[in-house]
RNA sequence: UUAGAGUUUGAUCCUGGCUCAGGAUGAACGCUAGCGGCAGGCUUAACACAUGCAAGUCGAGGGGCAGCGAGUUGGUAGCAAUACCGAUGUCGGCGACCGGCGCAAGGGUGCGUAACGCGUGAGCAACAUGCCCACUUCAGGGGAAUAACCCGGAGAAAUUCGGACUAAUGCCCCAUGGUUCCAUUUGUAGGCAUCUUCAGAUGGAUAAAGUUUCGAUGGAAGUGGAUUGGCUCGCGUGACAUUAGGUAGUCGGCGGGGUAACGGCCCACCGAGCCGACGAUGUCUAGGGGAACUGAGAGGUUGGUCCCCCACACUGGAACUGAGACACGGUCCAGACUCCUACGGGAGGCAGCAGUGAGGAAUAUUGGACAAUGGAUGGAAAUCUGAUCCAGCCAUGCCGCGUGAAGGAAUACGGUCCUAUGGAUUUUAAACUUCUUUUGUACGGGAGCAAUAAGGUGCACGUGUGCAUCGAUGAGAGUACCGUACGAAUAAGCAUCGGCUAACUCCGUGCCAGCAGCCGCGGUAAUACGGAGGAUGCGAGCGUUAUCCGGAUUUAUUGGGUUUAAAGGGUGCGUAGGCUGUUUGUCAAGUCAGUGGUGAAAUGCCGCAGCUCAACUGUGGAAUUGCCAUUGAUACUGGCAGGCUUGAAUACUGUUGCCGUGGGAGGAAUGAGUAGUGUAGCGGUGAAAUGCAUAGAUAUUACUCAGAACACCGAUUGCGAAGGCAUCUCACGAAGCAGAGAUUGACGCUGAGGGCACGAAAGCGUGGGGAUCAAACAGGAUUAGAUACCCUGGUAGUCCACGCAGUAAACGAUGAUGACUAACCGUCGGCGAUACACAGUCGGUGGCCAAGCGAAAGCGAUAAGUCAUCCACCUGGGGAGUACGACCGCAAGGUUGAAACUCAAAGGAAUUGACGGGGGCCCGCACAAGCGGAGGAACAUGUGGUUCAAUUCGAUGAUACGCGAGGAACCUUACCCAGGCUCGAACGGUUGGGGAACGAUGCAGAGAUGCAGAGGCCCUUCGGGGCUCCAACCGAGGUGCUGCAUGGUUGUCGUCAGCUCGUGUCGUGAGAUGUUGGCUCAAGUGCCAUAACGAGCGCAACCCUUGUCGUCAGUUACCAGCAAGCAGUGUUGGGGACUCUGGCGAGACUGCCACCGCAAGGUGAGAGGAAGGCGGGGAUGACGUCAAAUCAGCACGGCCCUUACGUCUGGGGCGACACACGUGUUACAAUGGCAGUUACAGAGGGAAGCCACCCAGUGAUGGGGCGCGGAUCUCGAAAAGCUGUCUCAGUUCGGACUGGAGUCUGCAACUCGACUCCACGAAGCUGGAUUCGCUAGUAAUCGCGCAUCAGCCAUGGCGCGGUGAAUACGUUCCCGGGCCUUGCACACACCGCCCGUCAAG
Repeated sequence: UUAGAGUUUGAUCCUGGCUCAGGAUGAACGCUAGCGGCAGGCUUAACACAUGCAAGUCGAGGGGCAGCGAGUUGGUAGCAAUACCGAUGUCGGCGACCGGCGCAAGGGUGCGUAACGCGUGAGCAACAUGCCCACUUCAGGGGAAUAACCCGGAGAAAUUCGGACUAAUGCCCCAUGGUUCCAUUUGUAGGCAUCUUCAGAUGGAUAAAGUUUCGAUGGAAGUGGAUUGGCUCGCGUGACAUUAGGUAGUCGGCGGGGUAACGGCCCACCGAGCCGACGAUGUCUAGGGGAACUGAGAGGUUGGUCCCCCACACUGGAACUGAGACACGGUCCAGACUCCUACGGGAGGCAGCAGUGAGGAAUAUUGGACAAUGGAUGGAAAUCUGAUCCAGCCAUGCCGCGUGAAGGAAUACGGUCCUAUGGAUUUUAAACUUCUUUUGUACGGGAGCAAUAAGGUGCACGUGUGCAUCGAUGAGAGUACCGUACGAAUAAGCAUCGGCUAACUCCGUGCCAGCAGCCGCGGUAAUACGGAGGAUGCGAGCGUUAUCCGGAUUUAUUGGGUUUAAAGGGUGCGUAGGCUGUUUGUCAAGUCAGUGGUGAAAUGCCGCAGCUCAACUGUGGAAUUGCCAUUGAUACUGGCAGGCUUGAAUACUGUUGCCGUGGGAGGAAUGAGUAGUGUAGCGGUGAAAUGCAUAGAUAUUACUCAGAACACCGAUUGCGAAGGCAUCUCACGAAGCAGAGAUUGACGCUGAGGGCACGAAAGCGUGGGGAUCAAACAGGAUUAGAUACCCUGGUAGUCCACGCAGUAAACGAUGAUGACUAACCGUCGGCGAUACACAGUCGGUGGCCAAGCGAAAGCGAUAAGUCAUCCACCUGGGGAGUACGACCGCAAGGUUGAAACUCAAAGGAAUUGACGGGGGCCCGCACAAGCGGAGGAACAUGUGGUUCAAUUCGAUGAUACGCGAGGAACCUUACCCAGGCUCGAACGGUUGGGGAACGAUGCAGAGAUGCAGAGGCCCUUCGGGGCUCCAACCGAGGUGCUGCAUGGUUGUCGUCAGCUCGUGUCGUGAGAUGUUGGCUCAAGUGCCAUAACGAGCGCAACCCUUGUCGUCAGUUACCAGCAAGCAGUGUUGGGGACUCUGGCGAGACUGCCACCGCAAGGUGAGAGGAAGGCGGGGAUGACGUCAAAUCAGCACGGCCCUUACGUCUGGGGCGACACACGUGUUACAAUGGCAGUUACAGAGGGAAGCCACCCAGUGAUGGGGCGCGGAUCUCGAAAAGCUGUCUCAGUUCGGACUGGAGUCUGCAACUCGACUCCACGAAGCUGGAUUCGCUAGUAAUCGCGCAUCAGCCAUGGCGCGGUGAAUACGUUCCCGGGCCUUGCACACACCGCCCGUCAAG
């Protein structure tokens, strides 16, 4: 003392990047701001600088006296004090000058520098050191100048020249001369090679300064110390190898010069070295360290403030002086720039402190003081000191304090929100009461920092010094601090609120405006934008931006990987390097331990202490993991020496093979040539054509030639390092394996970004060869095109020799070597055995698996397991293996190998779906087999389009289009025009006023409506109420929008057989299993098997109907038997048999038989039965899909309108019409039309109705009229059947359209009804591509009924019965569906995804 999260997916695990939460800063920006303490403050232009200041001092070194003061003296004025003028260096002092010391410190900056620059540790036997300390010795004599001053000159100035005088602690000479220096030389001692120490001898060289108050201070030579500096070395200290070679004083030697000193530092000569993959040289970047930030640490990043070192001072160069400089505020030269100028010349250097301009996102006062600390000079006083100490500015940072405390609920008002008579929240918050006074304001007091100096006194005491005591001096500052008074008084913001990430609602906006760190929000209900309310976080600050570390084990030493995610070199040999079997001895380099030195201080940590606390500061400790030296230890590593045999190699014996190189040989096939036979085609394809062929092809026979490749054997075979290697044989060469155990004795392993060699195919060069095949090319096809796939040809090439090239999915996508770790089954070569058998064993090559590993798939003794050694390689995707550079190559090209920019992913494995012109199995009127239609015509109807004042709205592939609508002339009606109303056409409620309500009738008007208006009340508790009108108000009203806010309902997949769950099990997980498999079924229906066992929603069954029977009941139905009656009829009595009606039951279950089958079940013209394997039909629609349809059926959130988007009325429109489509009707005719005649239903309806029957009418219908609210009455068949006619034609088909005449409904048939009669008589002669329905009482065909409805545009819809077929081989194909499996880069799910080109922008 180690925390994670978001983001790749439909979901999962992994890999992997991006992003966030933390800390930090010399910061900046935005909003905000009460106080104090401590710290910090040009990171950019080492850019340019106005102005002031930052280094002087000494008269106790000197000559002097410009200025100031004093004195002396002379003069003038004055009675005098005194004033003025002159002289005088006499005194205090002192400008300038000579001289001494200082100016090399202090202060600033980081340009340069990759370096002995810095850090650390050593060394100098190769050095210097002013001032300071200690000690020794000395100071004798002399001389020549010069500045100032004075005189004169030049110049604008800066400055300078000449002449004359003079001093010194300035300069020079002579003397003196030591333990100094030099030369020669003797001895001694030591060391490290040149050498050095000590003691001598001889010769040579060099010193000095005074001042003085007499206390002192200064001077010279020398020795030692201290301090500071100089030089040398070990180690450490950036990036790039797309910088690989560098170097000529270069490296060394000898001898000189130079330096304080060593040295090529410099020079002459001699030698040819020196540095470099352990990275020289070059380029780029950079002051280094103590330390700072971060981090668990290891590390990473940084070097601002403080301390140490270095470098620099406008740029470049140079020296002088000096103890010290090659000198920030010195000199000289050159350059750039600025300033002055009389144009001749001059002056300057803020990277000192302030300050200015400029640059910039950005960084302060032209302040005070030497009071303290420190420095220079001086004997001292003192002077100087932008060092320093203080103050000023700035929230720039760290730390501290405050903006009040307690009580206080009607939880007020206001705000906000809601499910809204009410509640929630703001909120004990406020108001209010009480209290406190830090801060603030006012007044008063008021520090420490101060130690001492000069001097005085006292003591020790010989001068003199020391000690004690007194004693001037404060910039900051009347500041800190203390006291008193007053009064909650003077003081809160910023950011955020989708997830990460603490904190949620309303309104506005409507892919706009905007937000955004990542993922991502915004297209009308935004917790993500903007505002508001509320909340959260931090708080005098809060956010944003930038940068660093962390998280990131995402460069992995600690601590990662490389089969498929990025990543094993194509292979071998081998150099350097790394690693290395077993044993003995020795050394002690690594290693370990002790001790000593050093590791500056500050910082950080711990303890204690001082500011009221803290920050801050003081003090002590540990620490400073390092380096050096020394002493010891010897297991391991290493060095040296000696052994061993198991690693390795060699020899011997045997054996194996598509191993390599060269030569020789062979047959089949192909093509060609010649000759023969032979005749019209061959060839080729999905189908064709190009091509070949009557000049004889193809085919076939014989002979001959050429080149290339080697069928069968032949495989999970074998060999090789890899690439690769296959007919037979010979020669040469190499290798592996086994046996036995002879020889050597670790000789081994690996192997670079150094080297060498090999290295498929294609390609290149030269020369051969050329049968086949075949890039390019040509032609033919295919196609929208087809620079392709297919076909016919065809050149390089394919083959050989020599040379180059050096790459491949060169793959086991798996580097080499060694060791260890369960089994089982094959096969190849040895040994064993000899035998065609088989234990065992060694080496290869395969399969399946334990443990283990792995994200999984999988691997698993041939590891992807467990270890060891060495090499290679990886670090998000794209850009890109590209560009540039270099090297190689004849070229093609190869090797090495980036960046800008851009994205938030790219990727691996596995899962579930969906999909596939994948596979398997199965089903469906899906196809096929059939029947009838649609698509052509006319009409009806719906839709689109167009038109219109309006043609209301919705429905739009299947799943809209005779759909909503089961019925638009008005109404409906939603649309348009016109005219009205505004409590409104209807409804609930409140208040006030009036009145019965209602209103015949008249007038105006298109009507709504308006006006006039005869007539005309009830109840009562006497308050009023019922009903109604008027006025006002609260609710109204809206077929206005949103079906993508919804409920409900519906369509479709689909009546398809599926969809799930619990527990268990498997898997890290998504998930799987169950639900798969076999058989079977209409069916996830069942049986069997089975890590599953069960269950639910679906299927089936239960329900309705129909088909058979029984039983019960019997009117309006029925009528067998009995009776009555009629022209006739169940008409009547009656009956309960039958039909029928409608209740209840029965019946069918593969129950029985045969065969097949384990079973489930299947098959059978089986039996029986009305019905046979689900008997027919209906209702019933799993989880879900299509944001499917509907806000106009209804309901409902939100939005919108309110004298209108509400509502009333008249008229119009929804019925338009160049056109297109869907659904239908009628036809095109003889299976028919027409005329006549003649049967048979079912299910329904009926009172403003159905209407028998009668009459009239050609008819629609009208006039009478019985019955029936109905098993009673009524509406009611047609096709079929029979007879006749028509005779294939635009007709006796077809009936549209049109004319005329009518009927009916209805206020009303003009727009715009149906029906009837007469007349007219259109298109149409069976329908292109294509397409629909139907498997049996079905299709087809025939009519009937009903709903809606006054009537009806109904040919539609829903039902009903009559007549009544054909066909199904079968599942290849089309469509749809189910299950299993496979692939997948799809998941909005193939109507997917995605690539390229072009165009526009």